[in-house]
């Protein structure tokens, strides 16, 4: 330097053009309990690495930078 692949809550993942971005955990409250775990309920958390394009719409396609990784030279 080339090529691929990935970057979405505080973690780990989903999502493959539309209608509130969803699941686990994770924290917070309530119930349960002698108390705690555990199990239930309700709730907090993310506008998606960054910039442009494409569309009536874009986490999603194109292009470019930015950091990780993994092969090549």
């Nucleotide at each position: 330097g080339u090529g691929c692949c990935g970057a979405u809550g505080g973690u780990g993942u989903a999502g493959u053009g539309g209608u509130u971005a969803a699941c686990a955990u994770u924290c917070u409250g309530c119930g349960c309990u002698g108390u705690g775990a555990a199990c239930g309920c309700a709730g907090a958390g993310a506008a998606g690495g960054c910039c442009g394009g494409u569309u009536c719409a874009a986490a999603u396609c194109c292009g470019g930078c930015u950091c990780g990784g993994c092969a090549c030279c």
Annotation
This is a predicted structure of a 73-nucleotide RNA (transfer RNA) from Kouleothrix aurantiaca. Its Rfam family is "tRNA". Rfam classes the family as a transfer RNA. The coordinates come from a structure-prediction model, not an experiment, and the mean pLDDT is 81.